[in-house]
A computed fold for a 105-nucleotide RNA from Planococcus ruber, annotated as SAM riboswitch aptamer (S box leader). The model forms 97% of the base pairs in the Rfam consensus. The prediction has a mean pLDDT of 86. The source organism's lineage runs through Bacteria, Bacillati, Bacilli, Caryophanales and Planococcus. Its Rfam family is "SAM riboswitch aptamer (S box leader)". The literature on the family includes a 2021 paper in Nucleic Acids Res by Huang et al., "Structure and folding of four putative kink turns identified in structured RNA species in a test of structural prediction rules".
RNA sequence: UUCUUAUCGAGAGAAGUCGAGGGACUGGUCCCAUGACGCUUCAGCAACCAGUCGCAAGGUCAGGUGCUAAAUCCAGCAGGUAAUCGAUUGCCUAAGAGAUGAAAA
Repeated sequence: UUCUUAUCGAGAGAAGUCGAGGGACUGGUCCCAUGACGCUUCAGCAACCAGUCGCAAGGUCAGGUGCUAAAUCCAGCAGGUAAUCGAUUGCCUAAGAGAUGAAAA
């Protein structure tokens, strides 16, 4: 990198450093010199894998990952439904894209 699969409305931030962007992409919108993003240290959350107990359901632990603004921040494609003359808007479902874990190549 590709493929398969599970999950994604819960949860959890301080200090130092840097110095202008960042939130994947596009549009919206939000955060940001009262210092964002990144990096380092420490802390925390969760429990996918591993360990462990168990026939199992499940419990436990925190070793490997992951995560710690906002629902994956919202929408994106299609269908249904309600309102509307319509444009459009609200809600629901499914898909696509993305993120993370596990397994394989």